[in-house]
């Protein structure tokens, strides 16, 4: 030196890309696309960084001196930039084209009704719109304050215990009064330590007596339900009234007084619809060009980098 084995280290591999965001790169987000191949975390008034920018903050697997980083070319998935653009769609102008519908003349007009009143002609409700008074529903609503008791919290002084006596501050629970629309009724009610009165049975005491306080009970906040009562909210197939409008249809008044509808056919006018055609303005973008970037495949160059120790055999 070289060839086979082992075992190490340096390293590589466990994806890339468009688009969108940003000053500007990578991520979180969309979308395309490869491999046998990663795991947790936080991330859009966001994470991290600065052209040396192609995540961060942790952990892990495999290969290992084996790669590894880079310029170009062809094929190719998707993405972009402008540029043409079809079916469609929505207008605008002109021009053909004349529908329905109305007036007015003329014809035919069956049956029914009609002097107990055809038709016609005024008038008034009914009907819309506006506004006010009532009525009906519904929606929201639950006052502030003295004084006295009591309750809880804190201080003083006093008795041998239980306990007295005063002050202070807060307070819904009882009373009594003012004030309000905040007021009646019924039910639940306080697991956040609400109040009253408290059978038993507890303590202090010789006794008198006191004291805590469960459980029945009645009551505060509170909550549902109704009612009444307030309301500068709404609502109504409901009443009066006021002003406006309309009048086909039924009804009511009132006039004229002898025929009269629908319908269908002519003619003359008004009326301008649907449709078709021409120019022409927008929208939308199927599709086709074309400029860039490119996943994945591929061919053709550059760089860097291929160490270290052990065995065994030439």
């Nucleotide at each position: 030196c070289g060839g086979c084995g082992g075992g190490c280290u340096a390293g590589g591999c466990c994806g890339g890309g468009g688009g969108g965001u940003u000053c500007g790169g990578c991520g979180u987000c969309c979308c395309c696309u490869g491999u046998a191949a990663c795991c947790g975390g936080a991330a859009a008034c966001c994470g991290u960084c600065g052209a040396u920018a192609u995540g961060c903050c942790g952990g892990g697997g495999c290969c290992g001196a084996a790669g590894c980083c880079u310029g170009g070319g062809g094929g190719g998935c998707g993405g972009u930039u402008c540029c043409c653009a079809a079916g469609u769609c929505c207008g605008g102008c002109g021009g053909c084209g004349g529908a329905a519908g109305c007036c007015g003349g003329g014809g035919c007009g069956c049956a029914a009704c009609g002097a107990u009143g055809a038709g016609c002609c005024c008038u008034c409700g009914u009907c819309c719109c506006g506004g006010g008074g009532g009525g009906c529903c519904g929606g929201c609503g639950g006052u502030g304050g003295a004084g006295g008791g009591g309750g809880c919290g804190g201080a003083g002084c006093u008795g041998g215990a239980g306990g007295g006596c005063u002050c202070c501050g807060c307070u819904a629970a009882c009373c009594u009064c003012c004030u309000u629309u905040a007021c009646c009724c019924g039910c639940c009610g306080a697991a956040c330590c609400c109040c009253g009165c408290c059978a038993g049975g507890c303590c202090c005491g010789g006794a008198a007596g006191g004291g805590a306080g469960c459980a029945a009970c009645g009551g505060u906040a509170g909550g549902c339900g109704g009612g009444a009562c307030g309301u500068g909210c709404g609502g109504c197939g409901c009443u009066c009234c006021c002003g406006g409008g309309g009048u086909g249809g039924c009804g009511g008044g009132g006039g004229u007084g002898a025929g009269c509808a629908a319908g269908c056919c002519c003619c003359g006018g008004u009326g301008g619809a649907a449709g078709c055609c021409g120019c022409u303005g927008g929208a939308g973008g199927a599709g086709g060009g074309u400029u860039c970037c490119c996943a994945c495949c591929u061919c053709c160059g550059g760089g860097c980098g291929c160490g270290c120790c052990c065995g065994c055999c030439g």